[in-house]
RNA sequence: GGGGCCGUAGUCUAGCCUGGUCUAGGACGUCGCCCUCGGGCGGCGAAGGUCGUGGGUUCAAAUCCCACCGGCCCCA
Numbered sequence: 001g002g003g004g005c006c007g008u009a010g011u012c013u014a015g016c017c018u019g020g021u022c023u024a025g026g027a028c029g030u031c032g033c034c035c036u037c038g039g040g041c042g043g044c045g046a047a048g049g050u051c052g053u054g055g056g057u058u059c060a061a062a063u064c065c066c067a068c069c070g071g072c073c074c075c076a
Base pairs, nucleotide, nucleotide: 001075002074003073004072005071006070007069010028011027012026013025020059030046031045032044033043034042052068053067054066055065056064
């Protein structure tokens, strides 16, 4: 220098190909309540995301397009 894959809550991940009924779903964790003599387990509930950044397309973008940033791999 060229190419490929990946980036979504504190952690891991679904959704992306096929745009809409999704104010982004789940597990673990955290907090509160119930339960218990207390804890754990279990049950119920809550908080927490500018979907890597910026721009474009569109009535509408986590999803399509472009550039950039970061990580990993391959070629040279």
Annotation: A computed fold for a 76-nucleotide RNA from a Thermoproteota archaeon, annotated as transfer RNA. Its Rfam family is "tRNA". RNAcentral holds the sequence, with entries from ENA and MGnify.